[in-house]
RNA sequence: AGCCCUGUAGCUUAAUGCUUAGAGCAUUUGCCUCGCAAGCGAGAGACCCGGGUUCGAUUCCCGGCAGGGCCA
Numbered sequence: 001a002g003c004c005c006u007g008u009a010g011c012u013u014a015a016u017g018c019u020u021a022g023a024g025c026a027u028u029u030g031c032c033u034c035g036c037a038a039g040c041g042a043g044a045g046a047c048c049c050g051g052g053u054u055c056g057a058u059u060c061c062c063g064g065c066a067g068g069g070c071c072a
Stems, first nucleotide, its partner, number of pairs: 002070006010025004027043005048064005
């Protein structure tokens, strides 16, 4: 160089052409406690980047970037 796979929250991940983008852990906060942990309630936080198709794209297509794998 070539081929294949993957990219969603701080981490691990689900799902989907029209949604409030869901969850676990973590984090913030309230309750509880003498205090901590656990438990219960509430909050903040995400679709890798650019273009195309489409009434509508995180989803489909193309290119790029990053990561992983195969061959040599």